[in-house]
Context: one part of a larger RNA
RNA sequence: UCGUGGUUAAGGAACUCGGCAAAAUGCCCCCGUAACUUCGGGAGAAGGGGGGCCAUCCUGGUGAGGAAGAUUUUCUCUUCUGAGCUGGUGGUGGCCGCAGAGACCAGGGAGAAGCGACUGUUUACUAAAAACACAGGUCCGUGCGAAGUUGUAAGACGAUGUAUACGGACUGACGCCUGCCCGGUGCUGGAAGGUUAAGAGGACCUGUUAGAACUUCGGUUCGAAGCGGAGAAUUUAAGCCCCAGUAAACGGCGGUGGUAACUAUAACCAUCCUAAGGUAGCGAAAUUCCUUGUCGGGUAAGUUCCGACCUGCACGAAUGGCGUAACGACUUCUCCACUGUCUCAACCACGAACUCG
Numbered sequence: 001u002c003g004u005g006g007u008u009a010a011g012g013a014a015c016u017c018g019g020c021a022a023a024a025u026g027c028c029c030c031c032g033u034a035a036c037u038u039c040g041g042g043a044g045a046a047g048g049g050g051g052g053c054c055a056u057c058c059u060g061g062u063g064a065g066g067a068a069g070a071u072u073u074u075c076u077c078u079u080c081u082g083a084g085c086u087g088g089u090g091g092u093g094g095c096c097g098c099a100g101a102g103a104c105c106a107g108g109g110a111g112a113a114g115c116g117a118c119u120g121u122u123u124a125c126u127a128a129a130a131a132c133a134c135a136g137g138u139c140c141g142u143g144c145g146a147a148g149u150u151g152u153a154a155g156a157c158g159a160u161g162u163a164u165a166c167g168g169a170c171u172g173a174c175g176c177c178u179g180c181c182c183g184g185u186g187c188u189g190g191a192a193g194g195u196u197a198a199g200a201g202g203a204c205c206u207g208u209u210a211g212a213a214c215u216u217c218g219g220u221u222c223g224a225a226g227c228g229g230a231g232a233a234u235u236u237a238a239g240c241c242c243c244a245g246u247a248a249a250c251g252g253c254g255g256u257g258g259u260a261a262c263u264a265u266a267a268c269c270a271u272c273c274u275a276a277g278g279u280a281g282c283g284a285a286a287u288u289c290c291u292u293g294u295c296g297g298g299u300a301a302g303u304u305c306c307g308a309c310c311u312g313c314a315c316g317a318a319u320g321g322c323g324u325a326a327c328g329a330c331u332u333c334u335c336c337a338c339u340g341u342c343u344c345a346a347c348c349a350c351g352a353a354c355u356c357g
Stems, first nucleotide, its partner, number of pairs: 001352008010343002014341001019338001027051005036041001038173001052095006058088005065081006096100001108336007115328002120132002136171007148157003174323004179253003184250002186246005193241003199235002205229004211222004254272005281315001282312001293309005
């Protein structure tokens, strides 16, 4: 000097990102217990009091022995008394200590807010959470040799199930709700028209040449069949174009100018654009840039916190919206208790390092 324990005057979070760590609480019995609530909870809420040992009283259990009675006697039965043993949450009196759940063991509590309903699951080896799951809700598919998954296939799972079933997607208890837009993308349905493949079709054109004609005898022209090449019209599916439906499908949900007898504001009017212009609810929010917005509360003093306001840069309704009792090794703020976290350090024990030997 460090580590692990222990104690500490006065103060008591002034420490710090943050009460991290430590301290405090802790068991049993009795009293008592709020808001809120899904009436189950919250709750061990909170907050108080008692606790050892001895004697005695009271009150239970068991009950040796004794007495009386019944029975013709033995056996047995009934009633009373009752030593000993044992239990008590009990009453009274006393004794000792600083201290009686005397050591060990053994909840700190309260208020407010955010998120997630809850118990659960997760990054084996830096993240346990607000992430995942969840019961519940909705949509889509699937009629059974089901859809779906797996395999080249046979086959298997689904399921020895059958739409109150199974698969997929989203949301995520519960309560109140879930607005407008189908123009784009997707999906579903439609089949009149347009476009469209291979294939079918084979008009027209063409290569080769048996042969024919002409010839300056070198060749030139024409050219059937066969074998080839190229190939128009016509015919022809899904798809696409097209027409509808569908948003708890992917998604989207405006601007400008003016206007009321103080000012300000604009219920109102006009106009442009759009598929439609954000409804309810919430709102400086896990979302607010400007911003430490403004006002109120709490503090002597509060960029955090709580309650409001609304000017929402850039909330918003199952990519769910807003609430919500209970729950949480979650996040934030406050208070009580408590303390070496600190003011500000000291000492003790053990261990290690270092110095000397």

Model confidence (mean pLDDT): 86 of 100. The part of an RNA shown here (large-subunit ribosomal RNA, domain IV) has 357 nucleotides and comes from Brevibacterium sp. CS2. The organism belongs to Brevibacterium, within Bacteria. Rfam family: Bacterial large subunit ribosomal RNA.